Description: The RNA shown here (small-subunit ribosomal RNA) has 1394 nucleotides and comes from an uncultured bacterium. Model confidence (mean pLDDT): 84 of 100. The sequence is in RNAcentral, with records from ENA and SILVA. It matches the Rfam family "Bacterial small subunit ribosomal RNA". Gene Ontology terms of the family: structural constituent of ribosome and ribosome.

[in-house]
RNA sequence: AGAGUUUGAUCCUGGCUCAGGAUGAACGCUGGCGGCGUGCCUAAUACAUGCAAGUCGAACGCAUUACGCAAGUAAUGAGUGGCGAACGGGUGAGUAAGACAUAAGCAACCUAGCCUCAAGAGGGGGAUAACUAUUGGAAACGAUAGCUAAGACCGCAUAGGUGUAACUCUCGCAUGAGAGAGACAUUAAAUAUCCUUUCGGGGAUAGCUAGAGGAUGGGCUUAUGACGCAUUAGCUAGUUGGUGAGGUAGAGGCUCACCAAGGCGACGAUGCGUAGCCGGCCUGAGAGGGUGGACGGCCACACUGGGACUGAGACACGGCCCAGACUCCUACGGGAGGCAGCAGUAGGGAAUUUUCGGCAAUGGGCGAAAGCCUGACCGAGCAACGCCGCGUGAGGGAGGAAGUCAUUCGUGAUGUAAACCUCUGUUAUAAAGGAAGAAACGCCUGGAUAGGAAAUGAUACAGGCUUGACGGUACUUUAUGAGGAAGCCACGGCUAACUACGUGCCAGCAGCCGCGGUAAUACGUAGGUGGCGAGCGUUAUCCGGAAUCAUUGGGCGUAAAGAGGGAGCAGGCGGCAGCUAGGGUCUGCGGUGAAAGACCGAAGCUAAACUUCGGUAAGCCGUGGAAACCGAGCAGCUAGAGAGCAGCAGAGGAUCGUGGAAUUCCAUGUGUAGCGGUGAAAUGCGUAGAUAUAUGGAGGAACACCAGUGGCGAAGGCGACGAUCUGGGCUGCAACUGACGCUCAGUCUCGAAAGCGUGGGGAGCAAACAGGAUUAGAUACCCUGGUAGUCCACGCCGUAAACGAUGAAUACUAGGUGUCGGGAAGCAAAGCUUUUCGGUGCCGCAGCAAACGCAGUAAGUAUUCCACCUGGGGAGUACGUUCGCAAGAAUGAAACUCAAAGGAAUUGACGGGGACCCGCACAAGCGGUGGAGCAUGUGGUUUAAUUCGAAGCAACGCGAAGAACCUUACCAAGUCUUGACAUCUGCCUGACCGUUCCUUAACCGGAACCUUCCUUCGGGACAGGCAAGACAGGUGGUGCAUGGUUGUCGUCAGCUCGUGUCGUGAGAUGUUGGGUUAAGUCCCGCAACGAGCGCAACCCUUAUCUUUAGUAGCCAGCAUUUUGGAUGGGCACUCUAGAGAGACUGCCAGGGAUAACCUGGAGGAAGGUGGGGAUGACGUCAAAUCAUCAUGCCCCUUAUGAGCAGGGCUACACACGUGCUACAAUGGCGUAAACAAAGGGAAGCAAGCCUGCGAGGGUAAGCAAAUCUCAAAAAUAACGUCUCAGUUCGGAUUGUAGUCUGCAACUCGACUACAUGAAGCUGGAAUCGCUAGUAAUCGCGAAUCAGCAUGUCGCGGUGAAUACGUUCCCGGGUCUUGCACACACCGCCCGUCA
Repeated sequence: AGAGUUUGAUCCUGGCUCAGGAUGAACGCUGGCGGCGUGCCUAAUACAUGCAAGUCGAACGCAUUACGCAAGUAAUGAGUGGCGAACGGGUGAGUAAGACAUAAGCAACCUAGCCUCAAGAGGGGGAUAACUAUUGGAAACGAUAGCUAAGACCGCAUAGGUGUAACUCUCGCAUGAGAGAGACAUUAAAUAUCCUUUCGGGGAUAGCUAGAGGAUGGGCUUAUGACGCAUUAGCUAGUUGGUGAGGUAGAGGCUCACCAAGGCGACGAUGCGUAGCCGGCCUGAGAGGGUGGACGGCCACACUGGGACUGAGACACGGCCCAGACUCCUACGGGAGGCAGCAGUAGGGAAUUUUCGGCAAUGGGCGAAAGCCUGACCGAGCAACGCCGCGUGAGGGAGGAAGUCAUUCGUGAUGUAAACCUCUGUUAUAAAGGAAGAAACGCCUGGAUAGGAAAUGAUACAGGCUUGACGGUACUUUAUGAGGAAGCCACGGCUAACUACGUGCCAGCAGCCGCGGUAAUACGUAGGUGGCGAGCGUUAUCCGGAAUCAUUGGGCGUAAAGAGGGAGCAGGCGGCAGCUAGGGUCUGCGGUGAAAGACCGAAGCUAAACUUCGGUAAGCCGUGGAAACCGAGCAGCUAGAGAGCAGCAGAGGAUCGUGGAAUUCCAUGUGUAGCGGUGAAAUGCGUAGAUAUAUGGAGGAACACCAGUGGCGAAGGCGACGAUCUGGGCUGCAACUGACGCUCAGUCUCGAAAGCGUGGGGAGCAAACAGGAUUAGAUACCCUGGUAGUCCACGCCGUAAACGAUGAAUACUAGGUGUCGGGAAGCAAAGCUUUUCGGUGCCGCAGCAAACGCAGUAAGUAUUCCACCUGGGGAGUACGUUCGCAAGAAUGAAACUCAAAGGAAUUGACGGGGACCCGCACAAGCGGUGGAGCAUGUGGUUUAAUUCGAAGCAACGCGAAGAACCUUACCAAGUCUUGACAUCUGCCUGACCGUUCCUUAACCGGAACCUUCCUUCGGGACAGGCAAGACAGGUGGUGCAUGGUUGUCGUCAGCUCGUGUCGUGAGAUGUUGGGUUAAGUCCCGCAACGAGCGCAACCCUUAUCUUUAGUAGCCAGCAUUUUGGAUGGGCACUCUAGAGAGACUGCCAGGGAUAACCUGGAGGAAGGUGGGGAUGACGUCAAAUCAUCAUGCCCCUUAUGAGCAGGGCUACACACGUGCUACAAUGGCGUAAACAAAGGGAAGCAAGCCUGCGAGGGUAAGCAAAUCUCAAAAAUAACGUCUCAGUUCGGAUUGUAGUCUGCAACUCGACUACAUGAAGCUGGAAUCGCUAGUAAUCGCGAAUCAGCAUGUCGCGGUGAAUACGUUCCCGGGUCUUGCACACACCGCCCGUCA
């Protein structure tokens, strides 16, 4: 000293929370010792029992006991009497002032005991308790009669004091005070003990009386200070004052009589609530905030309330009386009691101790003293309740033991930790010794001092004697032996410290954020680690952090916050210069500021805690001084303010009048079928004459153009014109006043619209209401009507986003440019330029600000005053009060609840926002799908099973380039268990393979035959069998644990980085802008300059040419020929496949910025990326796949593994997707003809020939292929036929007979022939593909494959139409704008109901 938490991220505002310290604490776990402290915070609840205040015989009488022969001596008891009991001890109920703290005052007072001074004590008297007798009562307690003493009580004398009212002197701020002299009145006393004596007396000690003073303790008065609520604003009749009297120690309405009508209060009276106050204590840097337990001072109280008595002192804790409640005793008549003293009990409570020891010390009471009393006090006991200290061992010790935990299985951690070796002995235990605290008082002895005749005595001293509860305690020494002595909390971030297992939004954690839904460092446990340590955590409370109530030290445009505006009393603040005093202020000195505590410096317990000693100060009071500033008084000034004179502008206000345009209505004329209204309509008006048009009239309201971020006003607000009345402002002049000013709580006043009351008025408009539409509905938006109201007068209301969301005033602080109203100067003057004052706007610097922004009209720099704010919700609500006719307004909470709510800005995404652009996206076209039949996939249903996956685009002829068995993962049945497959170990065999046979549905099983290699002869290799385990195996789960692969946006043009710059920052810039492109393609500009991944190019293919090479390809020319490039020959051409060329906006013209580029042209086989392909940026979809493969974790292990035969994946009311074939004449059928490309072929392709109607079959040449073969291309063209029909279209379905493949075509293959001949006549809503060699159409091939294609992937043949264009649908890109979204519009979110 800060940190966490609002957001995708950022800055700010703002709350919540945490880290620190503290406690009279409590609770949980744990617990060795000592020292010093502390210990009913709750029930001021009730109390059993014991103790806590007595003492004096040297004041007095009596009784009893002991001793003594007695005299008497000693002791005890009750009583009279004296002193004490008013202290000490407890508690905090009451008390907001009769208290407390601080500082003063009493000229308005008292004070027992103590100290000092000075004086005195003379002489008398009468009682009474105890006691005795009688007697009442249960008791407590009495009653009557009689006896007796005193330092008890009462007169007299004397002294002094006091009172009364005057006198003299001195003093005081005043009332008055002191001293002196005199008069009148009133009022004192007490002895006891001892010494001495010449017995007369004298003396000492302790008392007694009156007086003066001191000290101590109290009483009263004053000022200041210290709680909350104004939703408590008025309170007060002894109240405030006076005169007189009473009362008191004393002033005083303290009490009373009379008189006056005062007194207190926004500087908070009164009321209500709460509370003992302070020194101090806790916290804090301080200022402050909280608190008042222990210790100390004061106060109050003593069962509750009241009262007095005694006394120096009480209205009295352990006294009295009365009343009340409660408890106890009782013979029912009556009595007794008061723990908030020390212990202790019950109760309450989260919670607070022993019915202890001693007067040894300190202190108190009494006494002459010894002494007695003392639950004050000193000690001990209990409690980790707190603070402080000590210990639980120290050194060495690596096979880094064992165990435990983790593990990548190698090891790592625990960990020098342990064991083990060598030591020590604090503490605990035992034993021995053993304090300080004790000084005295007193007594004995001794001398000294003063006085005295002496003695007794007094004072100070020296020596001796005596006294310890704690306690045989502290301490010291010795002995033994590491022996008896460690826990608690935490480990996601804040916050130091991490792994494993269990659990699976469960159990649970949590101070805040939050964690837990199968890989939890956050739950529980374990190991490890961190922190503190005889404690550690939790809870509660206080301060801090919190500058989060801000004096120090905050704010108010948008985060909470400027009253809607003004006038203005109190209050606060206030211009220039002078004088006076010195209230504030500053300063010297003095008093006080108790002690303790805190701080500093020392000292004592071994040290510390603890204790002791010394020092230290804010405040208040007094006193001396200073005079700048503030305040006060006096006398001035003119810059602020005001007044005067001369001008100026204006929708400033009020009243009265006048005007024209328009709407509506009325009357009349013309005129005829519609008008009106809307997105489209309808309600409505109109043939009873509307709308339209013309003329005349009525009435009300508002004032077009001018008109302007123009004007005026304090704000609300003000707009035709004229008149009257009236407020304010501005400018100029400057010879008047002389600070008269600013702000303003309360108060008063103005205050849009709506609304209210009374009375008018009512054209238009128009809440409510009615109807028509819209709609799922439409109590709305739209339309047709329409009442309050809007208007006027008077009176209320008092609120608005009453906003510049910005209070008023003053001063200062760069500029620029408009505009409104004045003034001045200059000039060449219908004007221009410069300047000045006042208003009203914009831009902009410094500065400010979280940013946005503000910026001389401040949100800048300063001063003054006022209002207001302190997290969101609850709530501007409730209650109370005030105002109002009402509506309502003003003031204005709490419980409860959340961890946020909020401001500004950033990046995205989104918008039925905007701009630009692109795409078979639409449009323009061509052909389809959707209707039929069939094929195929999916859903659903069914089933023993119909295995699984894929699900909008981007699942559905998809995985599957081909399910009869196999595949196969599914189902039922029957089997196997180290296993069908891999590695390792042991034993046995010599095989394994193969052939035959038995059994079985088959696998499995059994039998027979046949049968190895190397060798050092031990054995080994290989194979099979058996056995045991390690393990195998899993198409079991999780694609939301993953790798890899793939789809999609999208072949869309984007996505980023470095440096620099800008911004507090997130971020921005670059990448935006102007053009251009298919393109972030290129050019230009620019705080950017460059670069990367994408685009393009490089690659393949195709289109042209050249060259090289000609076999299995080709044949122009030559020759041969069986007429077939067949042969010789050639390679010119086609073709094949290598290498090259070619295209680059290169050339020309125009456009464009002279650029990029575009348009057109030339040449060219090809022209502006020539066509096609491969190629897929950063990323999105927790997209798909654990069933291609790989893989973490979980699960199964005589089964979720493995083998086998059969079935299923092919089911079938239905729904959807993708296709094929058609519905026909641009066609079908028949006949005979023509032209491809690209591929395949040995478990293969197969010519030819024979055969079958055919699918095929038989036979068989050739070919591992530019050679042979599949292989026939088909559409097409020619000829013929059919003539619009369910047909010579269409071919489904079905029957029969066959072919082929294959162990096997029943479930469940394809094909052939004959026969059968269904639906279907061009397809609703909707929807798909395609821009050129494309669509459409026609065939051919291949992969898979024993067989099985309408699917898929390729190949060529024939070969179109259309594109005006970008308004709209869909998707995408860039810029911009809004945003309360960020899981990002499939968002967020409101209300009702459950």